[in-house]
């Protein structure tokens, strides 16, 4: 220099016509609309998907507790809040002589219990095939009996090396280590590092059952409020109330308690709520229209300040879709982008690489729906990091 991998960022721009659909502001026309017009400004994304998390906001309702159940799990700090993000520690892995760079973690806990680790292999959490050593027999073999250093099996077999000891061995004892727990100390906010001492050295697995700690009410804009209009408080069965106070206009009249069938409140108890012209079923009847909710926000952008950094706070500026069977789009012209082509045009020692003409292409994933705030997943090109590989030169 090119390519190829992987991760981030972006992912078309002007004008012109005509056209849909929202706010504003107007002119005609009505009682009043309806309906015909004119001007300004906007109009679909990084993922609007997925529907995995968190929330706002709404209702239960003015909502508790306990068990189930669900979810996190190294430290600190962001943030409305997460299972997100940012700094770090810790262990592994790769790369380097090393020191460092660089990748993953489902990173509490196996010394509170119970389970699992095929097969081989003596023995898979406790044992003796083969072998060493000691004694008998009296023969290359045998019985006893000690042993776990040596060899074998197998991912995985009593911490390593050296030395001492014993019949032969062994942390049995010494000495340096490794590994784990633990008390001081020193540094750190803390995970944790360092050091000094002292106990221990028979795994591993908990995306095993489990234990520990921490978090969670449930439904969702089809969630809710409001306003027309219609109908059968009418039937059928079940279960249930028919106690009592006050008022008076003396009625199955109005107001209040109390009881309580029965529903709600996640799964379940308890507690709490609503209920007597009742509750809860069943079978039928009538409405199924409009307005809200609905876009000024944990908002966006700019600037300095603090901050390793995520971000924050302060100042200014900005208003940037609300649609309802569902608008946001056609055409044409020109830049951009992307592909070929030329030229001996510029640059380089060369591989190249850049600029001009010309011709073409249309560009990838994909389409708001109550709103954010993340994670997955999808992706032509262009950019810009890293890592691989090749090419030219020195």
């Nucleotide at each position: 220099u090119c390519g190829g991998c992987a991760g981030g960022u972006u992912g078309u721009u002007c004008c012109a016509u005509c056209g849909c659909g929202c706010g504003c502001c107007u002119g005609g026309g009505u009682a009043a609309g309806a309906c015909c017009g004119g001007g300004c400004g906007g109009g679909a994304g990084g993922a609007a998907a997925g529907u995995c998390g968190g929330g706002a906001c709404a209702g239960c309702a003015c909502a508790g507790a306990g068990c189930a159940c669900c979810u996190u799990g190294c430290u600190u700090c962001c943030u409305a809040a997460c299972g997100g993000g940012a700094a770090g520690g810790a262990u592994u892995c790769g790369u380097u002589c090393a020191g460092g760079c660089g990748a993953a973690u489902a990173c509490a806990g196996c010394g509170a219990g119970u389970g699992c680790c095929a097969c081989a292999g003596a023995a898979a959490a406790a044992a003796a095939c083969c072998g060493u050593c000691c004694g008998c027999c009296a023969u290359a073999g045998g019985c006893g009996g000690a042993u776990a250093a040596g060899g074998g099996u197998g991912a995985a077999a009593a911490c390593g090396u050296g030395g001492g000891g014993u019949a032969a061995g062994a942390g049995c004892c010494c000495a340096c280590g490794c590994c784990g727990g633990u008390a001081g100390c020193u540094g750190g906010u803390g995970a944790c590092a360092g050091u000094u001492g002292u106990c221990g050295g028979g795994g591993g697995u908990a995306a095993a059952c489990c234990u520990c700690a921490g978090g969670g009410g449930c439904u969702g804009c089809a969630a809710g409020a409001u306003c027309a209009a219609a109908u059968a408080a009418a039937c059928c069965g079940a279960c249930g109330c028919u106690u009592u106070u006050g008022c008076c206009a003396a009625g199955u009249g109005c107001a209040g308690a109390a009881u309580a069938a029965g529903g709600g409140u996640u799964g379940c108890u308890c507690g709490c709520c609503c209920a007597a012209a009742g509750u809860c079923g069943g079978a039928g009847g009538g409405u199924a229209g409009a307005u809200u909710g609905c876009u000024a926000g944990a908002g966006u952008c700019c600037g300095g300040c603090g901050g390793u950094g995520a971000c924050g706070a302060c100042g200014g500026a900005c208003c940037c879709a609300g649609a309802u069977a569902a608008a946001u789009g056609a055409u044409g012209g020109a830049a951009g982008c992307u592909g070929c082509u030329u030229u001996c045009g510029g640059c380089g020692c060369a591989a190249g690489c850049c600029a001009a003409u010309g011709c073409a292409g249309a560009u990838a994933c994909a389409g708001a729906a109550u709103c954010c705030c993340g994670c997955u997943u999808a992706c032509a090109g262009a950019c810009c990091u890293g890592c691989c590989g090749a090419a030219c030169c020195u």

Predicted 3D model of a 394-nucleotide RNA (Bacterial RNase P class A) from Bacteroidales bacterium UBA6244. Its mean pLDDT, the model's own confidence on a scale to 100, is 75. It matches the Rfam family "Bacterial RNase P class A". The family's RNA type in Rfam is ribozyme.